[in-house]
Parts: sequence; structure tokens; C1' cells
RNA sequence: GCGGGUGUAGCUCAAUUGGAUAGAGCACCGGUCUACGAAACCGGCGGUUGCAGGUUCGAAUCCUGCCAUCCGCG
Repeated sequence: GCGGGUGUAGCUCAAUUGGAUAGAGCACCGGUCUACGAAACCGGCGGUUGCAGGUUCGAAUCCUGCCAUCCGCG
């Protein structure tokens, strides 16, 4: 330099191949319980979907260019 994969909550991952208010588990916070913790149960908080444009009535999803990371080729 070329080709390909990945990038969504603090972490690990979904999102039915364009349509909903972007969800789950863990973590964190509060509560119930307990002599106190842990566990369990109930509730809550948390996201510019890597960045910037484009297409579309509508984009996490499609297109373009970058960035980060991984694999391969030279």
C1' cells in the first nucleotide's frame, strides 16, 4: 500500500436482513428481607449506535470518506 472483519450503556452482547419509544444480562444506586452483610425479590439510573456527509417519508441497518482495532496479501 491492497483486501476483508469488527465498532451500539461502565463491561459482554441483541435489534427478525430500512419502519416502533434502541433493548437484555452483569455492574452501579435505592427499597424489601436480615441482628449486620451476602443471596433473593422489587424499582431506578445509564446511549449524539466510532466520526462526518449522502440516499430515503423514515437509517444502528443502505452508500461515500475518515478514525480505531483484528486477520490476510504484498

This is a predicted structure of a 74-nucleotide RNA (transfer RNA) from a Phycisphaerales bacterium. The source organism's lineage runs through Bacteria, Pseudomonadati, Planctomycetota, Phycisphaerae and Phycisphaerales. The coordinates come from a structure-prediction model, not an experiment, and the mean pLDDT is 81.